[in-house]
The RNA shown here (c-di-GMP-I-GGC riboswitch aptamer) has 82 nucleotides and comes from Halomonas heilongjiangensis.
RNA sequence: ACAGCAACGCCAAACCUGCAGCGAUGCAGGGACGGAAAGCCACGGGUCUCUCCCUCCUCUCGAGACAGCCGGGUUGCCUGAG
Numbered sequence: 001a002c003a004g005c006a007a008c009g010c011c012a013a014a015c016c017u018g019c020a021g022c023g024a025u026g027c028a029g030g031g032a033c034g035g036a037a038a039g040c041c042a043c044g045g046g047u048c049u050c051u052c053c054c055u056c057c058u059c060u061c062g063a064g065a066c067a068g069c070c071g072g073g074u075u076g077c078c079u080g081a082g
Base pairs, nucleotide, nucleotide: 002080003079004078010035011034015030016029017028018027019026020025033068039074040073041072043071044070045069046066047065048064049063050062
């Protein structure tokens, strides 16, 4: 460098409990569906929440959430089974 069907170690979806938040969600504990960046970064797209506006609806604007939706950027561990 390449590869990830084996293996070490790592992370931990749904769900349950507690706490925080209007909410999307987050954190902690339990729990494992999965993951070869399921480490980190909201830069582009996407989804979602709240607010504003409005007779109503949709869009826009504003403020946020998701990195385990996709792309991009960046850093890095193990193994060499095929």

Overview
NCBI's taxonomy places the organism under Bacteria, Pseudomonadati, Gammaproteobacteria, Oceanospirillales, Halomonas. Its mean pLDDT, the model's own confidence on a scale to 100, is 81.